Overview:
This is a predicted structure of a 1505-nucleotide RNA (small-subunit ribosomal RNA) from an uncultured bacterium.

[in-house]
RNA sequence: AGGGUUUGAUCCUGGCUCAGAGCGAACGCUGGCGGCGUGGAUAAGACAUGCAAGUCGCACGAAGCUUGUCUUCUAGCAAUAGGGGGCAAGUUCAGUGGCGAACGGGUGAGUAACGCGUGGGAAUCUACUCGGAAGUGGGGAAUAGCCCGGCGAAAGCCGGGGUAAUUCCGCAUGUGGUCUAGCUUAGCUAGAUUAAAGCGGGGGACCCGAAAGGGCCUCGCGCUUCCGAAUGAGCCCGCGUCCUAUCAGCUUGUUGGUGGGGUAAAGGCCUACCAAGGCAAUGACGGGUAGCUGGUCUGAGAGGAUGGCCAGCCACACUGGGACUGAGACACGGCCCAGACACCUACGGGUGGCAGCAGUCGAGAAUUUUUCACAAUGGGCGAAAGCCUGAUGGAGCGACGCCGCGUGGAGGAGGAAGGCCUUCGGGUUGUAAACUCCUGUCACCGCAGAACAAGGUUUUCCUGCCGAAUAAGCAGGAGAACUCGAUAGUAUGCGGAGAGGAAGGGACGGCUAACUCUGUGCCAGCAGCCGCGGUAAUACAGAGGUCCCGAGCGUUGCUCGGAUUUACUGGGCGUAAAGGGUGUGUAGGAGGUUGGGAAAGUCGAAUGUGAAAUCCCUCUGCCUAACGGAGGAACUGCGUUCGAAACUACCUAGCUAGAGGUUCGGAUGGGGAAGCGGAACUCUCGGUGUAGCAGUGAAAUGCGUAGAUAUCGAGAGGAACACCGGUGGCGAAGGCGGCUUCCUGGACGAAACCUGACUCUGAAACACGAAAGCUAGGGGAGCAAACGGGAUUAGAUACCCCGGUAGUCCUAGCCCUAAACGGUGUGCGUUAGGUGUCGGCGGAUUCGACCCCGCCGGUGCCGAAGCUAACGCAUUAAACGCACCGCCUGAGGAGUACGGUCGCAAGGCUAAAACUCAAAGAAAUUGACGGGGGCCCGCACAAGCGGUGGAGCAUGUGGCUUAAUUCGAUGCAACGCGAAGAACCUUACCUGGCCUUGACAUGUAGCGUUCAGUCCCGGAAACGGGAUGGCCCGCAAGGGCGAGCUGCACAGGUGCUGCAUGGCUGUCGUCAGCUCGUGUCGUGAGAUGUUGGGUUAAGUCCCCCAACGAGCGCAACCCCUGUGUCUUGUUGCCGAAAGGCUCUCUAGACAGACUGCCCCCUUCAAGGGGGAGGAAGGUGGGGACGACGUCAAGUCAGGAUGGCCCUUAUGGCCAGGGCUGCACACGUGCUACAAUGCUCGGCACAAAGGGACGCAAGACCGCGAGGUGUAGCAAAUCCCCAAAACCGAGCCCAGUUCAGAUUGAAGGCUGCAACUCGCCUUCAUGAAGCCGGAAUCGCUAGUAAUGGCGCAUCAGCUACGGCGCCGUGAAUACGUUCCCGGGCCUUGUACACACCGCCCGUCACAUCCAUGGGAGCUGGCCAUGUCCGAAAUCAUUACUCUAACCUUAAUGGAGGAGGAUGCUUAAGGCAGGGCUAGUGACUGGGGUGAAGUCGUAACAAGGUA
Repeated sequence: AGGGUUUGAUCCUGGCUCAGAGCGAACGCUGGCGGCGUGGAUAAGACAUGCAAGUCGCACGAAGCUUGUCUUCUAGCAAUAGGGGGCAAGUUCAGUGGCGAACGGGUGAGUAACGCGUGGGAAUCUACUCGGAAGUGGGGAAUAGCCCGGCGAAAGCCGGGGUAAUUCCGCAUGUGGUCUAGCUUAGCUAGAUUAAAGCGGGGGACCCGAAAGGGCCUCGCGCUUCCGAAUGAGCCCGCGUCCUAUCAGCUUGUUGGUGGGGUAAAGGCCUACCAAGGCAAUGACGGGUAGCUGGUCUGAGAGGAUGGCCAGCCACACUGGGACUGAGACACGGCCCAGACACCUACGGGUGGCAGCAGUCGAGAAUUUUUCACAAUGGGCGAAAGCCUGAUGGAGCGACGCCGCGUGGAGGAGGAAGGCCUUCGGGUUGUAAACUCCUGUCACCGCAGAACAAGGUUUUCCUGCCGAAUAAGCAGGAGAACUCGAUAGUAUGCGGAGAGGAAGGGACGGCUAACUCUGUGCCAGCAGCCGCGGUAAUACAGAGGUCCCGAGCGUUGCUCGGAUUUACUGGGCGUAAAGGGUGUGUAGGAGGUUGGGAAAGUCGAAUGUGAAAUCCCUCUGCCUAACGGAGGAACUGCGUUCGAAACUACCUAGCUAGAGGUUCGGAUGGGGAAGCGGAACUCUCGGUGUAGCAGUGAAAUGCGUAGAUAUCGAGAGGAACACCGGUGGCGAAGGCGGCUUCCUGGACGAAACCUGACUCUGAAACACGAAAGCUAGGGGAGCAAACGGGAUUAGAUACCCCGGUAGUCCUAGCCCUAAACGGUGUGCGUUAGGUGUCGGCGGAUUCGACCCCGCCGGUGCCGAAGCUAACGCAUUAAACGCACCGCCUGAGGAGUACGGUCGCAAGGCUAAAACUCAAAGAAAUUGACGGGGGCCCGCACAAGCGGUGGAGCAUGUGGCUUAAUUCGAUGCAACGCGAAGAACCUUACCUGGCCUUGACAUGUAGCGUUCAGUCCCGGAAACGGGAUGGCCCGCAAGGGCGAGCUGCACAGGUGCUGCAUGGCUGUCGUCAGCUCGUGUCGUGAGAUGUUGGGUUAAGUCCCCCAACGAGCGCAACCCCUGUGUCUUGUUGCCGAAAGGCUCUCUAGACAGACUGCCCCCUUCAAGGGGGAGGAAGGUGGGGACGACGUCAAGUCAGGAUGGCCCUUAUGGCCAGGGCUGCACACGUGCUACAAUGCUCGGCACAAAGGGACGCAAGACCGCGAGGUGUAGCAAAUCCCCAAAACCGAGCCCAGUUCAGAUUGAAGGCUGCAACUCGCCUUCAUGAAGCCGGAAUCGCUAGUAAUGGCGCAUCAGCUACGGCGCCGUGAAUACGUUCCCGGGCCUUGUACACACCGCCCGUCACAUCCAUGGGAGCUGGCCAUGUCCGAAAUCAUUACUCUAACCUUAAUGGAGGAGGAUGCUUAAGGCAGGGCUAGUGACUGGGGUGAAGUCGUAACAAGGUA
């Protein structure tokens, strides 16, 4: 720091997605040790059990127990034992009293608030603590405990009796406080009022008392009053603090005042009265969500997200309400009431509140031990010892996180084995292991063993204070004794043993680091995005290997980042999403120039604050680190004071350059009203006139003999205003067009003068706003939705035609939309020009103008810089700046739903979400395509000639059939194709019989006469059985070789995949194209070159040109052929021959043709037209030759070949059958239909080929096919050799003397064999057919047409096919409009699998998905009205009760308590309502889905733009 993903490719826009960091996490796999942290995020759900707040006997009474002492009783001689009583000490339980229990601990429900944060403020309180001043005198009364009695199951309660205090109540005093009054007011004076409690220690004289003891003195702790401090708390204010306007108005104690009340305290906090205010677009009120902060995570930062642990504040304590006590509470482990829940119950009634620490259940993906200790720190009580303390300190559990350590180190190549891969050679795992040497962390065993401790009690001594005191007490210091550690026998140290106990997880297609094999076969599966998988998957699964991290590794979820993708830093709006339809204008925002003032913003300095922790830096402590300690910095903020005055705002005084006004002038379809006009049109009337008119691609409907159309005249009516007319004018936009008049707006020009910033923009608001539409009333000629009819069509609810109603017009009122577009908001300023045009003015000139020159304003075009993704814009900006408004943030869902609001309605405005997708899109590029355009070719059409399609037959194919009819080829470019030869063979198919190392190859082991051959038997054959049966060496035994056999490896496969392939081939197409290098242009894909002007068969050549060159193609070079020359002459030719080579010919070389010459045309270039010469003329004719590429074209069955499959069979052998099957359909052919013919006779002329298991002459036989027989010939020698034509004759237009199918008979030939299933011959038979519908094919000259000949394959042949050869030998082409194919340029495109493309909507389908409506139903929340009204404060009280005080002797007063009443009021009831959620028969549209249905709307002029 970026990357992937839209396209054939590109650039841009834009979304999605990845790599990073983090977490109180969870899940999967795995798991050695330690340190430090951390751990109920969900159900503020419910809770068993234990503990979490007590303490003080130095406040008090009593009781129990223990000890001591005194006394008394009983027993005993006594010691002694037991019992009772008093006192003292200790201790225990409960009670009275005091302090604490309001801290500490938990949780985050509620709360959008002065709740929190920050900074200020004044009208307050503050127990304990500290400092200061003063006091602490004297009396009285009650009550618990306790005892007695009673009620109750219990919890508990009631009555009576007696009692203490630091309990309660008076009295006194009054430093002081408070109140009132006055005054000479820093305050003073007077009056009134207002306090208290004792307990403990010590002590000499004196006093009281019988004693104990007390007074007294003193010390300590308390108590009371006041002042002050500190700490803590309450209250008020400025600023900051989430989303929603589909919440826009809210408010009656509401806002303020006065009186009163209340509080510690200001205050509508409460109350009565008075006034009518208060809040709100700077967002009130309402709804949703949420504890806030220091901080934490992320980020370069600005920001964004977050608030767990720790720390500060707040709120809450089962839910709701309430007060009491108290310094403090409306009180987590207090009280009262109501409610829900749970428990106990004797059914009468009671009890309870873990969001304290543990723990349980529940819900959940998920969160720990019912542990130890008060040793330390801290808290409560106490004089103290001490007690209490689930605060706290520790331990336990969990890889939940961070940090540290280990699982060994060194050597070690036979590169072991095994695994995996392999091109079989090897490679890799891999120094990895084994093996050798060594070390000893952690875990394990043994021994030793901490720090954290400070203190406390007792006592001795010293110093100081107090004091009468060497008592006591207090403070400090020194010493001694005793006592206290949860963690923990832990950390740590030493020793021992022994490599011994300790490695996994994920990934490996791209992004992204890491590749192979096997399995699977759009299956199973993967996937963060793009996307993988349909038989060769680096993407699935397994394995080997590799990469990354490592006691962890991955996955999921969430946050920030990347995302400049909400843009303050730091974005946009012509066409990508985005300028409001237009104006006027309120708030708001912004604002010319000069001087002065003040100082709000701004800037500077100082100061206060910004808690600690955290982050950063330095130092430092645990072995290191994590973690911790100390210091610093920082905390970007807020307040206060002082200062500055440039800028902004403010106040003030001016200015004229902005803006406006006054005057004059011309231009103007600007607006409104009234009137007028002509043309056209339709209708009415009349005249003339007759058969049509109208309409279309063509028609028809329609009109017309009742007289149309046409034409003339007259009249009526409504609407619109031809020509002028123009990228001309005007208006804010919509929009505005005959003429005249009236009313009226704005802009512009000219010249001066006036005002003095009066300006710009503009949320709301208001006004205007095409067409269509609506309401009411008119009007209605033409036009014309709907509708009717006619056509078209498969259909045609359309396009075309004939009609035609709303409407279009007017008046009044609504509607308020648009491609309301320059797709470009308004205003101002700045920034080269050129050229039109409209309005005005000026200059020059003129008699006056025009032309011309210049200025201002408008409106166009072209262009510089600049901008832009590009296209393009460019003084009328989309450039450069400023100001303000509106708007955008992926596509679809959707401008839709719901809500609100406007509207008579139609509908408008505002405006989502669920869900789905990985794109949607802009511009430009290259192609392809177009029922786009231009130019040009081609037997493409046209012009011709001959065919096919009809018949019969042949052949191929489809189909059908079959045991099999083997397989392939399938538009052109399959179909007389593979096949240039299916009776067996071929042969791959079927049936049946057989073989299994095999019909064939190689290797190896063993045996080797088992083999081949011959003979015999069985058999259809294959095959089986039997007999016989090699070579070499050696006397022999035996050895060896070959065949063969038996095994093992393997053979074999026309089995599959042409979509795994090589090779070959077809096709576009013999078309003229396809590219490259360098340069240049473009951000780029790309372009240029290759386009353009000519020309050509041709990208052939010429010219021009930011191109210059080059390659593959074209052409030429090669072959055949046409002319000539030379050479060669046998088998050819000439000749009777000898001989020869003129000619024909053979086959080799050469010549010849190049637009070279002449004329014309042309850019005087390429080239074209004409001509001469020439055998041949502009490529002479023909062939071979096929650019880059396309069709996943064809072929695994020609051969080759990867992979897969079969292996007593999918291999091999054999016989027979099939490939020849036949209702049909198609292609390609042959023969015909006849007289340009047929038949018979006569007669002439080829070329190219073939020939030895061959061609075969002559001769003979046969009507013939053919046979016999053999000459010649491995061939320019011999053989196979013409027909049409031509000559003559017959036929006479007929199913024929045409045509020959079919069938019968008899033959011939080949072959082992012609039944299925060959060919040929002769005789006989004599079918269809009389020129072929729609449609369609070939051919432009030695061509078509027509005639025969040859060859390959081959025993023969179904050949009428194929490939060649020669003979005879035409017609036509005006031309390029049209059909088909192609080339170049251009244009449009939503196509790129490229028009056989793309794509739209309805319908149907789906356990499909989400959502709106919906009779309703159910729940939650909220407020309102009303009823009832607990507890409780307050108020009242005539009822009842009443110790202290007063008074009196009255059951009085003051006061209090209870009860009652009243106000307020929780919960609850009733009623109607609002918001919200769920659900609902049915229903609406939407989305998504496989290859459904119907059409064809859009994209090319998409066939009606």